[in-house]
């Protein structure tokens, strides 16, 4: 000093916060939603996943 590899740390997974988890990046990085006639269209969800919260959306009851 370089290369690999383990760990450990940080960082993300389409809008919020938490805790468990799975994955995936090493910062020149993961990540950064679909559908279309590309039209001032259209469509789902606060999650990657589960579970509470807080927001928002619809039905129904007091």
């Nucleotide at each position: 000093u370089g290369a690999c590899g383990a760990a450990a740390c940080g960082g993300c997974g389409a809008u919020g916060g938490a805790g468990c988890u799975c994955g995936u990046c090493g910062a020149g990085a993961a990540c950064c939603g679909c559908c279309c006639u590309c039209g001032u269209g259209g469509c789902u969800g606060a999650u990657g996943g589960c579970u509470c919260c807080u927001g928002u959306c619809c039905a129904a009851c007091c």
Predicted 3D model of a 62-nucleotide RNA (Fluoride riboswitch aptamer (crcB RNA motif)) from an Actinomycetes bacterium. The prediction has a mean pLDDT of 79. Its Rfam family is "Fluoride riboswitch aptamer (crcB RNA motif)". Its family is annotated with response to fluoride and positive regulation of gene expression in the Gene Ontology. The family has 289 seed sequences and 2,293 matches in Rfam 15.1.